c-di-GMP-I riboswitch aptamer from a Pseudomonadota bacterium, 78 nucleotides, folded computationally. The organism belongs to Pseudomonadota, within Bacteria. Model confidence (mean pLDDT): 82 of 100. The sequence was found by an Rfam model in a public genome assembly.
RNA sequence: CGUGAUCGAUGGCAAACCUGCGGUGACGCAGGGACGCAAAGCUUCCGGUCUGGUUCGCCAGAUAGCGGGGUUGCAUGC
Numbered sequence: 001c002g003u004g005a006u007c008g009a010u011g012g013c014a015a016a017c018c019u020g021c022g023g024u025g026a027c028g029c030a031g032g033g034a035c036g037c038a039a040a041g042c043u044u045c046c047g048g049u050c051u052g053g054u055u056c057g058c059c060a061g062a063u064a065g066c067g068g069g070g071u072u073g074c075a076u077g078c
Stems, first nucleotide, its partner, number of pairs: 002078002012037002017032006035065001041071003045068003048063006
């Protein structure tokens, strides 16, 4: 420098659930908590699902821990 088949720590993230706050809602944020995760880092570009509105054409949103794409990258190994 390349690679991610294997491997995952005295390191990282944090599902359900509980509490508080925000939102009409999907859901988000903070604290607690660990089911899991090697991109469970980032990004709605494509599809899916979900919410609100609707003149039923669609519009505005949510989900990156639903899948794909894009992009960056750690320990060990090679």